[in-house]
Context: one part of a larger RNA
RNA sequence: CCCUCGUUAAGGAACUAGGCAAAUUAACCCCGUAACUUCGGGAGAAGGGGUGCCUACCAAUGUGAAGUGUAUACUCGCGGAGCAUAGGUAGGUCGCAGUGAAAUGGCUCUGGUGACUGGUUACCAAAACCACAGGUCUCUGCAAAGCCGUAAGGCGAUGUAUAGGGGCUGACACCUGCCCAGUGCCGGAAGGUUAAAGGGACGAGUUAGCGUUCUUCGGAACGCAAAGCUUUGAACUGAAGCCCCGGUGAACGGCGGCCGUAACUAUAACGGUCCUAAGGUAGCGAAAUUCCUUGUCGGGUAAGUUCCGACCCGCACGACUGGUGUAACAACUGGAGCACUGUCUCAACGAGGGACCCG
Repeated sequence: CCCUCGUUAAGGAACUAGGCAAAUUAACCCCGUAACUUCGGGAGAAGGGGUGCCUACCAAUGUGAAGUGUAUACUCGCGGAGCAUAGGUAGGUCGCAGUGAAAUGGCUCUGGUGACUGGUUACCAAAACCACAGGUCUCUGCAAAGCCGUAAGGCGAUGUAUAGGGGCUGACACCUGCCCAGUGCCGGAAGGUUAAAGGGACGAGUUAGCGUUCUUCGGAACGCAAAGCUUUGAACUGAAGCCCCGGUGAACGGCGGCCGUAACUAUAACGGUCCUAAGGUAGCGAAAUUCCUUGUCGGGUAAGUUCCGACCCGCACGACUGGUGUAACAACUGGAGCACUGUCUCAACGAGGGACCCG
C1' cells in the first nucleotide's frame, strides 16, 4: 500500500452524476395516526410510552387433595387446598444500558411513467419493455376459419359464434372530434379492357387440269388453278381482375397559407383571398415531446441550467401507433426534507488476510 472488518473529537451531505456505501430504525405490548380514496385501503402511516429482577396482592384458566352428601358395589354431586399457566396492580431493588447477545422496517412531502400480481436480455440492462383482466375491429356455420405436412394425416376440438383464429389498445373514471382525395378492405354489376378455349374469313405451299410460247414432237418454260393435304390464323363468342360506381378510420394514414381590421398602444371576436379530401375539436402543453432556452412569472434555497405551480409564442402534443386524470402497487425515475452517520472537512488508531523480507 491492497482486501475484509471495528471504533472515533467537533461538524453533519460541506462528498458525489446521485446520500453510492455506511449509519440510523428494528422484536412484543399499549396509546395514537393526516391528505387522499375505487371505501377495500392509505397504515406498522407519522408520532409517543413500556419491557430486567424480588416481594405482596388481585382476578382468570387448567387440574383438582382433605372433608362431606347420596349410598355402602362402581360411580356421581358439593367442596375448594395445593400445583401449573400466561397476565394485571402496588411496593422495592441493581446497572451507563433490562427485545442488555444474535436475529429483527429508517421515515416524510411532492412530480413522471406503467393500473395492479406476474414475465424478460441463461453469463454487464428487471425497466417506462412484454404480458395482463377489460375494450374494440375483423375472419370463421363446422369436412369452420387459421396453422403444420408433398401426401395420408394432425392441431384447432372430442370445441360449435357466451366458440375459435388474427390485428390494435391496455384496470378504472370522463371521453374518443373532422377528412373516404390516395392506399387497403367490403359491396356492385350497366359500360370499357382482358386469358385459355371456341370459331374459322382472307391468304400461302403442293398439283390433276387448262391457257400461251417454244419444240429435236419425247417434251420444256411461264401463267392460271379444282379437290385433298400442309400452313397462317382475322371477325365474332369469351370469367375473374383492372378501369368504373358506392361504402368503410378502435383500416394504412392525413388534419393549411397570406393580407387587413376596434377611439392610446397592443391584440384581433370580424373581413378578404388562395389552396385542400379535410384543415387539429375536447383535453393537455418549455412536457420522457420546446430548437431558440438557464423562455417569463411565482414557490422552495443565503445562493436552484434540476424540481414544483402557472403562462402559451406547441421549432415539431392531441384523442384505441388512444387523449386527459387516477386510489393502490414498484429492487422504476426526478426534486425536497427529518433522522442518521468517516460520504466528506481530514484523517487517526486497532483486528485479521495479502503484499514485502528471510528460509
Notes:
The part of an RNA shown here (large-subunit ribosomal RNA, domain IV) has 359 nucleotides and comes from a Dehalococcoidia bacterium. Its Rfam family is "Bacterial large subunit ribosomal RNA". The coordinates come from a structure-prediction model, not an experiment, and the mean pLDDT is 86.